[in-house]
RNA sequence: UUUAUGCCUAAAGCGCCAGGACUUAAUAUAUAUUAAGUUGACGAGGACAGGGUUUAUCGAAUAUCGGCGGAUACCCUGCGGCAUAUCCACUGUCGUUAGAUGAUUCACAAAACCUAUAAGUGAUUAUAGGGACAAAGGAACAUUAGUGGAUGGA
Numbered sequence: 001u002u003u004a005u006g007c008c009u010a011a012a013g014c015g016c017c018a019g020g021a022c023u024u025a026a027u028a029u030a031u032a033u034u035a036a037g038u039u040g041a042c043g044a045g046g047a048c049a050g051g052g053u054u055u056a057u058c059g060a061a062u063a064u065c066g067g068c069g070g071a072u073a074c075c076c077u078g079c080g081g082c083a084u085a086u087c088c089a090c091u092g093u094c095g096u097u098a099g100a101u102g103a104u105u106c107a108c109a110a111a112a113c114c115u116a117u118a119a120g121u122g123a124u125u126a127u128a129g130g131g132a133c134a135a136a137g138g139a140a141c142a143u144u145a146g147u148g149g150a151u152g153g154a
Stems, first nucleotide, its partner, number of pairs: 014069004019065001020039009042059003048078005079095005085151006099144004104139003113130007
């Protein structure tokens, strides 16, 4: 250093790299081959349980190509809340902060960028400092959402 086995740790713009792009070296001859490397998504937000499924929310950016896998999204079922003073069934809608819609209002995002340091032949990587700028979303307000039966009260 490689391989196998065992153990521990580690995540959701998360992980990986046989395409592509770029760098170096060698060889050929004027851009191709081989080898080795580099790169390959910036934060916010998101978990009742089981199963299924894949082009799974929001914006930022001097743009994040392509491929594979995964993922709290979505669908079905179950359970639960609400829509009725209470209960049952169904329907709808959501998920324990448990209906939808509206406009108002609230919010120190990070990278990118600038400066600097360190490593590397280089592509590039890491760190520190500076200085900003979002949307989804939350809150209150307003509007608005059942059917049937039973019980109780007036």
Predicted 3D model of a 154-nucleotide RNA (glmS glucosamine-6-phosphate activated ribozyme aptamer) from Alkalithermobacter thermoalcaliphilus. The RNAcentral record of the sequence draws on Ribocentre. Its mean pLDDT, the model's own confidence on a scale to 100, is 78. The source organism's lineage runs through Bacteria, Bacillati, Clostridia, Tepidibacteraceae and Alkalithermobacter. Its Rfam family is "glmS glucosamine-6-phosphate activated ribozyme aptamer". About the family: This entry contains a glucosamine-6-phosphate activated ribozyme that is found in the mRNA for GlmS. GlmS is an enzyme that uses fructose-6-phosphate and glutamine to generate glucosamine-6-phosphate. The ribozyme catalyses self cleavage of the glmS mRNA that is thought to regulate GlmS activity. It is annotated as a riboswitch.